[in-house]
Molecule: transfer RNA
Organism: Clostridia bacterium
């Protein structure tokens, strides 16, 4: 160079074109305990890489740029 894949919460990953975009862990506060982990409940945390475009409506489709990976010259 050229083709294939991956980017959604701090992390690990789910999410059929249509409900306020979710889970499991951790963060934090509460039960429980003599005090702690186990456990249970509860708040918080998202420009869905970036820019365009289709569309009534897009995390989902098309484009093109950026990060990452894998293969091939």
């Nucleotide at each position: 160079g050229c083709g294939c894949c991956c980017a959604u919460a701090g992390c690990u990953c789910a999410g059929c074109g249509g409900a306020u975009a979710g889970a499991g862990u951790g963060c934090c506060c509460g039960g429980c305990u003599a005090c702690g982990a186990a456990c249970c409940g509860g708040u918080a945390g998202g420009u869905c890489g970036c820019a365009g475009g289709u569309u009534c409506g897009a995390a989902u489709c098309c484009u093109g740029c950026u990060g990452g990976g894998c293969g091939c010259g």